[in-house]
Molecule: Bacterial RNase P class A
Organism: Candidatus Limiplasma sp.
RNA sequence: UAAGGCGGCUAAACGAUCGCAUGGCGUGCCAUGAGGAAAGUCCGAGCAUCACAGGGCAGGGUGCCGGUUAACGGCCGGUGAAGGCGACUUCAAGGAAAGUGCAACAGAAACAAACCGCCAUAGCAAUGUGGUAAGGAUGGAAAGGCGAGGUAAGAGCUCACCCGCGCCCCGGCGACGGAGGCGCGAUGUAAACCCCACCUGAUGCAAGAUCCGAUCUGAGGCAAUGCGGCGGCCCGCCGGGCCUCUAAAGUGAUCGCUACACCGCAGUGGCAACACUGCGGGCAGACAGAUGAUCGUUCAACGACAGAACUCGGCUUACGACCGCGCUUACCGC
Repeated sequence: UAAGGCGGCUAAACGAUCGCAUGGCGUGCCAUGAGGAAAGUCCGAGCAUCACAGGGCAGGGUGCCGGUUAACGGCCGGUGAAGGCGACUUCAAGGAAAGUGCAACAGAAACAAACCGCCAUAGCAAUGUGGUAAGGAUGGAAAGGCGAGGUAAGAGCUCACCCGCGCCCCGGCGACGGAGGCGCGAUGUAAACCCCACCUGAUGCAAGAUCCGAUCUGAGGCAAUGCGGCGGCCCGCCGGGCCUCUAAAGUGAUCGCUACACCGCAGUGGCAACACUGCGGGCAGACAGAUGAUCGUUCAACGACAGAACUCGGCUUACGACCGCGCUUACCGC
């Protein structure tokens, strides 16, 4: 210098004027007012209503190990495998010797196999019978590889070395690793059925709770010497009387609703995720739904993706500008 790898920050700034929403009060002023993804609604929770004795089946989900967390399929650190010269990246990563299925075409055969070949034997021969996985041929994959011994020909049949699996031993909390010992050699596929372990009730704030009560709602009870109204009292007059439960219109009202597993900074512990302690902060809450417009100045200059609706923790997707690395590789110079 070039090409990469990894990580981080930001989301135009300031002022003036006019507006909008919410809250406060001294009622015309003050304070506050979108995002890193507010998005997709894919996971995990809080909260709410319904269901529910306990246990099990079915269904669904998760699937290497350790940690972290309220919880998770998230995150962190490892192991293994795969990719890359490398920095580094990626991962449905339990079980195929419980059972079943499938492996097109080709091939004799896709799990315990004889088409050709080889060997033995019968036969004059054609050919038959038996043995054989060294060789040929097919295939993505052919019954551990390779060499020697061995044999009629062969074969882990035997042996050395290598590969893989299981057990023991050693190291590690563990996944797992190891040049040691013993045994074994049986294809692949579980994002095929299935088996094993663990988790799992359903629906979402239009959840749901309380209140008001138009209207010729309906039912039950009490009382005719009663009850209510007029009235000081009686007579009298008037009345569809009183109590309880219930249905119910509505651009109905209030709550849920925003203060919290909250945010920032510092310290301590930890490789980290994260935890603890201290200090500081208050940060939208509508229900036709606010968060905008104009002007001025500035900015590598017209500023991308995008607009809260119950709330958090994640994941995924979209996207402009900038920065860092005591990261890598190649080339050049000293």